Glycine riboswitch aptamer from Desulfosporosinus sp. UBA5188, 86 nucleotides, folded computationally.
[in-house]
């Protein structure tokens, strides 16, 4: 220096959908259909091995398992800061 952690700041998308229950009203619980993609996770383009096949293996691509679709929280990523360590 790179990398990791911490603090602050910025940070998108998609249903305040329908039904049952519940409440003074929200909330909450259950079910149904529809969607989002930027926590996390899976897949592959490739690379290695002569090869069968095996191994390694990314992403802002892709899949939607998880997560999310009023606000809040979260949030990849980015900027700043003070430290640790090497």
């Nucleotide at each position: 220096c790179g990398g990791g952690a911490c603090u602050c700041u910025g940070g998108a998308g998609a249903g305040u959908u329908u039904c049952u229950u519940g409440u003074a009203a929200c909330a909450g619980a259950g079910a149904a259909c529809a969607c989002c993609a930027a926590a996390g996770g899976g897949g592959a383009u490739g690379c290695c091995g002569u090869g069968a096949c095996g191994g390694c293996g990314a992403a802002u691509c892709u899949c939607u398992c998880a997560g999310g679709u009023u606000c809040a929280a979260g949030g990849a990523c980015a900027g700043a800061g003070g430290a640790a360590g090497u």
Its mean pLDDT, the model's own confidence on a scale to 100, is 80. NCBI's taxonomy places the organism under Bacteria, Clostridia, Eubacteriales, Desulfitobacteriaceae, Desulfosporosinus. The sequence was found by an Rfam model in a public genome assembly. Its Rfam family is "Glycine riboswitch aptamer". Rfam's curators write: This family represents the bacterial glycine riboswitch.